The part of an RNA shown here (large-subunit ribosomal RNA, domain VI) has 268 nucleotides and comes from a metagenome. The coordinates come from a structure-prediction model, not an experiment, and the mean pLDDT is 88.
[in-house]
Context: one part of a larger RNA
């Protein structure tokens, strides 16, 4: 840009993908079958490996904006506490997120038309023949059925529900002037389980969108400071203390102010 006005929300599905697999074991049955030795089709029915999704209560990682423990030096004047560095210095632990080794699920099962190939009935060609007329069966392929995409499907779909002035000149799918800018939309902010950007998607004070204040929860493990006991390292009480990134709750405290633009005026 186009889809014969503009716009919003829901939908059909032409086409497209995608998934399609395997094994042991019971059991039918030590039946068929075969001298035996051995040993089934056909059906039922557990349990598994592989793939694939989607999740994060449980495991186990990861978690350089969370916590504690250890050293060297340096700076805060000194002691305590503390900040910086040193691969996050090193260690130990660890929210949310994200992950698989973790937990859940998925093929299934059916229809229909076939393929090699098994057949009926059956002629040409008095027999025979599955073929010529007619007609039955038969595969993980083929079409459905299951999932996703999907109408730029230019064949451009459907529905529902929103919006749309006045006058002259005329008769043109026409012009000009006046007045307007609607349904909607986008800017523009304040974010996000969404993201390269764009998208998309919650919220803008009629407001919990984020940050910050409170409370929880979830880590960590019991702080500084005093006392008290020990010669000292250090214990013990206040004190399941102190701190605390992303979880959930509520709070307008601070920032989403104010506003701008684009879209018209009944449609080839």
């Nucleotide at each position: 840009c186009g889809u014969g006005g503009g716009a919003g929300u829901g939908u059909u599905g032409a086409g497209g993908g995608a998934c399609g697999u395997c094994g042991a074991c019971c059991u039918u049955a030590g039946u068929a079958c075969g001298a035996g030795a051995g040993g089934a089709c056909c059906g039922g029915g557990u349990c598994g490996a592989a793939g694939c999704g989607a999740c994060c209560g449980c495991u186990c990682g990861u978690g350089u904006a969370c916590g504690g423990g250890c050293u060297g030096u340096u700076c805060c004047g000194c002691c305590a506490g503390g900040g910086g560095c040193a691969g996050c210095g090193c260690c130990c632990g660890g929210u949310a997120g994200c992950g698989a080794u973790g937990u859940c699920g998925c093929g299934c099962g059916a229809a229909g038309a076939u393929a090699a190939c098994c057949g009926c009935c059956g002629a040409a060609a008095g027999c025979a023949u599955c073929u010529a007329a007619g007609u039955g069966g038969g595969a993980a392929a083929c079409u459905u059925u299951u999932c996703c995409c999907a109408a730029g499907a230019u064949g451009a779909a459907c529905a529902c529900u929103c919006c749309u002035g006045g006058a002259u000149c005329u008769u043109a799918a026409g012009a000009u002037c006046c007045c307007u800018g609607u349904a909607g939309g986008g800017c523009c902010g304040u974010g996000g389980g969404a993201g390269a950007c764009u998208a998309c998607u919650a919220c803008g004070u009629u407001g919990a969108u984020a940050g910050g204040c409170g409370g929880c929860a979830a880590a960590u493990g019991c702080a500084c400071g005093g006392c008290a006991c020990g010669u000292a390292a250090g214990u013990g009480c206040u004190u399941u203390a102190g701190u605390c990134g992303a979880g959930c709750c509520g709070u307008a405290c601070u920032a989403a102010u104010c506003g701008c633009c684009c879209g018209u005026g009944a449609a080839g």
It matches the Rfam family "Bacterial large subunit ribosomal RNA". Gene Ontology terms of the family: structural constituent of ribosome and ribosome.